Predicted 3D model of a 179-nucleotide RNA (Lysine riboswitch aptamer). Model confidence (mean pLDDT): 78 of 100. The sequence was found by an Rfam model in a public genome assembly.
RNA sequence: UAAUGAAGUAGAGGUUGCGUAUUUUAUCAGUAAGCCGCAGGAUGCGUCAGGAGCAGAAGAGGGCGGCGGAAAGGAAAAGACGCCGAAGGUACUGAGGGGUUCCUGUCCGCCAGUGCCUGGGGGUAUGGUAAAGAACCAUAUCACUGUCACCGGAGUACCGGUGGAGCGCUACAGUAUCA
Numbered sequence: 001u002a003a004u005g006a007a008g009u010a011g012a013g014g015u016u017g018c019g020u021a022u023u024u025u026a027u028c029a030g031u032a033a034g035c036c037g038c039a040g041g042a043u044g045c046g047u048c049a050g051g052a053g054c055a056g057a058a059g060a061g062g063g064c065g066g067c068g069g070a071a072a073g074g075a076a077a078a079g080a081c082g083c084c085g086a087a088g089g090u091a092c093u094g095a096g097g098g099g100u101u102c103c104u105g106u107c108c109g110c111c112a113g114u115g116c117c118u119g120g121g122g123g124u125a126u127g128g129u130a131a132a133g134a135a136c137c138a139u140a141u142c143a144c145u146g147u148c149a150c151c152g153g154a155g156u157a158c159c160g161g162u163g164g165a166g167c168g169c170u171a172c173a174g175u176a177u178c179a
Base pairs, nucleotide, nucleotide: 004179005178006177008172009171010170011169014084017083018082019081020080022078023077024076025075034067035066036065037064038063043055044054045053048105049104050103051102052101087118088117089116090115091114092113093112094111098108099107119145120144122142123141124140125139126138127137128136147164148163149162150161151160152159153158
């Protein structure tokens, strides 16, 4: 000095990329809580189980009717912020607290770490969650899109086909790092 590899830095996929919070609006819903009445007649207190306690024939839960009348979660729009394994899912581990009158276990949900899976958004179907034909999540499938590899055609930076995955791809010699 050059090349290669590793590391590092900076970027791209889309204007329907991803996520967070705030405001407004619709929905939730004329639903729930609460009160009154009627009939009825023995249980009720979280998702379930066990124990304790409380309420209950001065009438339980549930049902019907009347008065009354929300909220959370989820959604749309607007701008803002953080970003490009953005993020999502799943298994395990940990924490300690949320959901009942209390305790124990279970269940659900929240937070963090680790491993694995998914390039991205969308249509359709099935299942889950949810009040829900919304939205979200998972699986399958269908084309679309970005990227790389191979093959073929062009001569230009493209076209076509097949295939892979983000632990990917592009750029940099700027840090002139390491081998």